This is a predicted structure of a 107-nucleotide RNA (TPP riboswitch aptamer (THI element)) from Microcella putealis. The coordinates come from a structure-prediction model, not an experiment, and the mean pLDDT is 78. The sequence was found by an Rfam model in a public genome assembly. Its Rfam family is "TPP riboswitch aptamer (THI element)". Rfam links the family to the GO term thiamine pyrophosphate binding.

């Protein structure tokens, strides 16, 4: 100087689906890192919103779009694969290991 990795605190981004049971509070099952844990608010159609928390991600496959997409499979579902070298997408610092270059000293 900076390549790559790891860690820390801070900041920022993001999702929360499907099936079954129950009058309801709620309970069970599937995939997954995570499928809404806490408080508050609105609605009353068992829904939604805010803050905090858990989890994942921050130059990219976290996540969104295409997509009411295509193929496979499932009781069902982004469940699996394709699409996908597609488009969008949120980081700077410090520490440490590693790497490159230059200079100096010694032999």
């Nucleotide at each position: 100087g900076u390549u790559g990795g790891u860690g820390u605190a801070c900041a920022c981004g993001g999702g929360a689906g499907c099936c079954c049971c129950g009058c309801a509070g709620g309970g069970g099952g599937c995939u997954g890192a995570g499928a809404g844990g806490a408080a508050g608010c609105c609605a009353c159609c068992g829904g939604g919103c805010u803050u905090c928390g858990a989890c994942c991600g921050u130059c990219g496959a976290a996540c969104c779009u295409g997509a009411u997409c295509c193929g496979g499979g499932u009781c069902a579902u982004g469940c699996c694969g394709g699409c996908g070298c597609a488009g969008g997408g949120a980081g700077g610092a410090c520490a440490u290991c590693u790497c490159g270059c230059a200079c100096c000293c010694g032999u």